[in-house]
RNA sequence: AGAGUUUGAUCCUGGCUCAGGAUGAACGCUGGCGGCGUGCCUAAUACAUGCAAGUCGAACGAGGCAUUUUUGUAGUAAUACGGAAGUGUCCUAGUGGCGAACGGGUGAGUAACGCGUGGAUGACCUGCCCCAAAGUGUGGGAUAACAGUCCGAAAGAGCUGCUAAUACCUCAUGUGAUUAUCGGCUUCAGAAACCGAUAAUUAAAGGAGUAAUCCGCUUUGGGAGGGAUCUGCGUCCCAUCAGCUAGUUGGUGAGGUAACGGCUCACCAAGGCGACGACGGGUAAGGGGCCUGAGAGGGUGACCCCUCACAAUGGAACUGAAACACGGUCCAUACACCUACGGGUGGCAGCAGUAGGGAAUAUUGCUCAAUGGGCGAAAGCCUGAAGCAGCAACGCCGCGUGCACGAUGAAGGCCUUCGGGUCGUAAAGUGCUUUUUUGGGAGAUGAGAAAGGACAGUAUCUCAGGAAUAAGUCUCGGCUAACUACGUGCCAGCAGCCGCGGUAAAACGUAGGAGGCGAGCGUUAUCCGGAUUCACUGGGCGUAAAGCGCGCGUAGGCGGCUUGGUAAGUCGGGUGUGAAAGCCCCGGGCUCAACUGGGAGUGGUCGUUCAAUACUACCGAACUUGAGGGCAUCAGAGGAAGGUGGAAUUCCAGGUGUAGCGGUGAAAUGCGUAGAGAUCUGGAGGAACACCGGUGGCGAAGGCGACCUUCUGGGAUGUUCCUGACGCUCAGACGCGAAAGCUAGGGUAGCAAACGGGAUUAGAGACCCCGGUAGUCCUAGCCGUAAACGAUGUCUGCUAGCCGUUGGGACCCUUAAAACCAUCGGUGUCGAAGCUAACGCGAUAAGUCUACCGCCUGGGGACUACGGCCGCAAGGUUGAAACUCAAAGGAAUUGACGGGGGCCCGCACAAGCGGUGGAGCAUGUGGUUUAAUUCGAUGCAACGCGAAGAACCUUACCUGGUCUUGACAUGUAGUGAACUUAGCAGAAAUGUUUUGGUGCCUUCGGGAACACUAACACAGGUGCUGCAUGGCUGUCGUCAGCUCGUGUCGUGAGAUGUUGGGUUAAGUACCGUAACGAGCGCAACCCCUGUCCCUAGUUGCCAGCACGUAAUGGUGGGCACUCUAGGGAGACUGCCGGUGACAAACCGGAGGAAGGUGGGGAUGACGUCAAGUCAUCAUGGCCCUUAUGACCAGGGCUACACACGUGCUACAAUGGGCAGUACAGAGGGAAGCAAAAUCGCGAGAUCAAGCAAAUCCCAGAAAGCUGUCCGUAGUCCGGAUUGGAGUCUGCAACUCGACUCCAUGAAGUCGGAAUCGCUAGUAAUCGCGAAUCAGAAUGUCGCGGUGAAUACGUUCCCGGGCCUUGUACACACCGCCCGUCACACCAUGGGAGUUGGUUGCACCAGAAGCAGGUAGUCUAACCGAAAGGAGGGCGCUUACCACGGUGUGGCCAAUGACUGGGGUGAAGUCGUAACAAGGUAACCGUA
Repeated sequence: AGAGUUUGAUCCUGGCUCAGGAUGAACGCUGGCGGCGUGCCUAAUACAUGCAAGUCGAACGAGGCAUUUUUGUAGUAAUACGGAAGUGUCCUAGUGGCGAACGGGUGAGUAACGCGUGGAUGACCUGCCCCAAAGUGUGGGAUAACAGUCCGAAAGAGCUGCUAAUACCUCAUGUGAUUAUCGGCUUCAGAAACCGAUAAUUAAAGGAGUAAUCCGCUUUGGGAGGGAUCUGCGUCCCAUCAGCUAGUUGGUGAGGUAACGGCUCACCAAGGCGACGACGGGUAAGGGGCCUGAGAGGGUGACCCCUCACAAUGGAACUGAAACACGGUCCAUACACCUACGGGUGGCAGCAGUAGGGAAUAUUGCUCAAUGGGCGAAAGCCUGAAGCAGCAACGCCGCGUGCACGAUGAAGGCCUUCGGGUCGUAAAGUGCUUUUUUGGGAGAUGAGAAAGGACAGUAUCUCAGGAAUAAGUCUCGGCUAACUACGUGCCAGCAGCCGCGGUAAAACGUAGGAGGCGAGCGUUAUCCGGAUUCACUGGGCGUAAAGCGCGCGUAGGCGGCUUGGUAAGUCGGGUGUGAAAGCCCCGGGCUCAACUGGGAGUGGUCGUUCAAUACUACCGAACUUGAGGGCAUCAGAGGAAGGUGGAAUUCCAGGUGUAGCGGUGAAAUGCGUAGAGAUCUGGAGGAACACCGGUGGCGAAGGCGACCUUCUGGGAUGUUCCUGACGCUCAGACGCGAAAGCUAGGGUAGCAAACGGGAUUAGAGACCCCGGUAGUCCUAGCCGUAAACGAUGUCUGCUAGCCGUUGGGACCCUUAAAACCAUCGGUGUCGAAGCUAACGCGAUAAGUCUACCGCCUGGGGACUACGGCCGCAAGGUUGAAACUCAAAGGAAUUGACGGGGGCCCGCACAAGCGGUGGAGCAUGUGGUUUAAUUCGAUGCAACGCGAAGAACCUUACCUGGUCUUGACAUGUAGUGAACUUAGCAGAAAUGUUUUGGUGCCUUCGGGAACACUAACACAGGUGCUGCAUGGCUGUCGUCAGCUCGUGUCGUGAGAUGUUGGGUUAAGUACCGUAACGAGCGCAACCCCUGUCCCUAGUUGCCAGCACGUAAUGGUGGGCACUCUAGGGAGACUGCCGGUGACAAACCGGAGGAAGGUGGGGAUGACGUCAAGUCAUCAUGGCCCUUAUGACCAGGGCUACACACGUGCUACAAUGGGCAGUACAGAGGGAAGCAAAAUCGCGAGAUCAAGCAAAUCCCAGAAAGCUGUCCGUAGUCCGGAUUGGAGUCUGCAACUCGACUCCAUGAAGUCGGAAUCGCUAGUAAUCGCGAAUCAGAAUGUCGCGGUGAAUACGUUCCCGGGCCUUGUACACACCGCCCGUCACACCAUGGGAGUUGGUUGCACCAGAAGCAGGUAGUCUAACCGAAAGGAGGGCGCUUACCACGGUGUGGCCAAUGACUGGGGUGAAGUCGUAACAAGGUAACCGUA
């Protein structure tokens, strides 16, 4: 510090997710030691048991115990029972004092002066402690304990009697204090401070000690520490909480308090608070700090420290210096316990512990040794505060689980290309060490002058023994360090995000290996970070989310220029404070560290003081440029009202006139013989204003368009005359605001939702047509929304230009118009800088510098729900959440696509010729059938395809019979030559018996080939996967394209080049050009063919010469010609003319055998289709192994209601039959082609010459030509089918061959929709040959013969190329995608209500208690001679008031028959709304 994820790719916007750190944690697996910390976050739920606050005998009386002395009685005495006086550092209940208000716990309540921080008290209190001053005199009456009695189960009481005090009370004194009155003095500021005067009131307690003296007590002042109150500032969320408030705000007086105060009361006034957020609701103890972060911030408030609050729940006071009191009191309530049923008792949010809750949190431990606290003169006692120990890896820190050597790189595991690699110096083994561990010994600091140690026989030290006692966990697709095998097969599972898994998973599970961390490691939860993703630091709003529809204007915010003053903001210095702990720095102590002692620093919107005055602010005085005004002129659909006009539509009346009109893609509905439409005349009425008219004008926006009049708003220019900052923006408020819609009343020509009809259509609730009502118009009033858009808030300044247009005035020049030159206001188009993600914007900014307002924060849910406000309604405005997704989106790029556009090509259409589709047959396929009908190929690009040839074989299929190292290969061992004759069984395979035979080489050991036997390695598979592959092939397409290097442009994907102009068959070549070059394709080079030449001359040829034949190059001879097969020439737009841009090229011509690629072939770019083929072959993986391998026989691949493809033959006279007759090319031939001859009607047979072939043979070419018959018919067409007889091949023609002869003689008379081929030696037509092959072509591949027609042209169909445009497509239109319905699940709104919580108001009620009152009753201290009084208690009563109750509202939550929409869900239904002109352009508002 970043990374992953939207796309085919890119940039941007934007969310989601990850890597880091942290925790009072929990869970899973694992676990050696020590140190230091930490440990109920949930039920402020309920609690058994024990302990947590006592102490003082030097305040007091009493009792007990012990002891000393003395004494009485009994006894000789010991001794026993008593009495008295002491003594005790003994014990105890009670009176009394102090403490119990601290310490310890918890966080329920509280949004508050509760907390923090800084002040104030001139408005206060303060026990114990310290200092100072002054005192401590004299009396009195009670009471508990105790004794007696008595009630009660108990708890606890009552009555009578006795007694003490540092308990209580009177009096004296009064340093003083307090109160009242008066005077003085001081202050920033009433002084109640300070200094005085007078009067009144008001104190005390003793104890210890031989004593000295000490400890107390009283009054006052001061100190220290503690507390109380007030106050500035700070302190969470919701405005879908906007108004709240009667003690409320203030005053006067009184009461009350330690003290101020509506704190309380009486009276008076009517105030007080609030958008700077009152009131209400929700949540929450606050801070120091802690976690995180670069910081600013964000989150948090365990442990430790400070403050507050609370003590089962609610209320109340008492005592006291202090409490409204955790371990006190009283009352109420709930709960629990005891009970003799009458009544009592209790409060762990103290320490342990229990139950419960929960994912989850410890011992009913030891000690007061230390620190601290209470009491005490002290010793001391008490102290679950505290110090320690125990439990827990809960956290942090430290240590260890060994170290060195050790290669046969052991065994074993895993992988493997079978060679090896890896675990791995790892182990074993050898040597060493002992932290830890085990045992033995010594043994602390913490402790003070002495004794006293819970921890603790602990830490630590030391000796001995022995590698001994000690490693796991998570991960390994990317992010993110780390890879293989097997298993699984969209299953099981994983997953933080993206995503893995459908038979080769580095993503699941296991193993091996590797990586990370390590006594821990992972997961989950939560917080910060990354997130500049709420942006103060530090973001945005034209199109991504985001500018209010527009104006006016209040609060608020901001504000021109000069000068003087003040010093609030601001800046600087000093000072106070900001507790300690923490943090940071320096460094001391534990062996280090964690931990801890010391020092320094940081930290505030804080207080105070001194100083500065630029800026802001405030006060004062000026200015004119901002703003406004005056005067002069100007343009305009600016607004309102009234009036006027013509054209057109429609309607009415009349005339002329006759059969249609109208409408559409085509029609129909509709109108018309009752006279339409057409045409002419007249009239009525409503609405809108052609031309001018223009990115022209005006207005804030909405919007405004005939002409005239009236009223009225704003603007521009010129002048620089006046005022003198008067300004800008603007939350709320107020106003305006298209269309549609609403209310009331008018009006209604045209148009036209709804509605009716006609069409279209699968349907048509639409688009089209014929009608047609609201409405559109006017008046008055609502509504308040629009894609109300420049998708661009308003105001000001500044920042290159060019070109228009509109309004004004100036200069110049003019009769005028115009032009030129500058200029101000508006409105446009380009464009520089700059900005922008890009597109684009660019003085009319989206540049740049300011001010103010509004708005945004992922998509959906949702322009929704609930609530509020507005509205007559429709609805508007404000405006969530649950849930769900990992995207949604912007701009641009490359493709693909379009029922987008342009250009061009192709037998693509058109123009033609001939077919297919109908018939019969052949052949292939589908389907069906079958034991099997083996398998593959399936739009073009499968279907006479693999198959250039299924009777057996082939053969892969089926049935049956057989074999198991195998039919085939290699290796090992053994035997035997190999081979061969014959028989039996069997369908054969096979089994069994049998005859002959001993070979070749040799270094004599043996070897080679072949056969058999045995065992094991292995063979074998036409079994699966063409979606694991190689190779080969098809197709787009012989289409003209596909790319690269360098450069340039762009943030980038990419672009440019390759686009443009004309040209070509061609990205062919030329020109232009930020491109310049190059590659693969095109073309050419290759083959065949067309002309000529050269060479060669047999088997070919025969002109001339010769011989010969019935005839023939038959023979001699020749090589001229033909031909053969080698080589060469030739064609290049080379020449001429024209067109074109002086180009490329095109058109025409000459010459030439051939002319613009002469014709044909071979040749197939980058790629596409997961195209085809595992059955040609090869091959990974998987599968079978007495079978999915191998052999054999028979069957099947040939089936047959049917459908399709490809062909053959036909339907006839351009023909068929018969007879005669002519002319090819290219091939093949030895397991072959076969002549001639003979036989057969024929297929063919017999015999057999020749030929390994320019020699012989196949071999007769056919159409054609000549002649003749047939005469339009199911025929002398057609030949299927069937019967019979044969031939040939072959072990074998039954299933299932071809051919021949005789007989038979089917359909078919030119073929519906539709569809195919072909542009010249082509189509059509005619025959010939070959491969395969024993035999078996209508197929296939070749060959020649005869030999046409047509092409105007590119509108259309199909395919393709280039450019361009739109796109929501990229699996790319066979795309994407919307809504209803149906099903499942989820959350949510409404809902008759029901239940619970909380709260307001009104009323009832009124425990305990304090205060007030007081008829009743009781009464020691003082007064009084007494009676009695004063004072007090109890009782009663009044006010206040907790619980409780009644009624009625608000809010919140849960639940509810039914119901509404929403979301999600591999393959449901219906349509096709959107994306292309999406097939009716889409979208916004409204009905």
Small-subunit ribosomal RNA from an uncultured bacterium, 1487 nucleotides, folded computationally.
The RNAcentral record of the sequence draws on ENA and SILVA.
It matches the Rfam family "Bacterial small subunit ribosomal RNA". Its family is annotated with structural constituent of ribosome and ribosome in the Gene Ontology.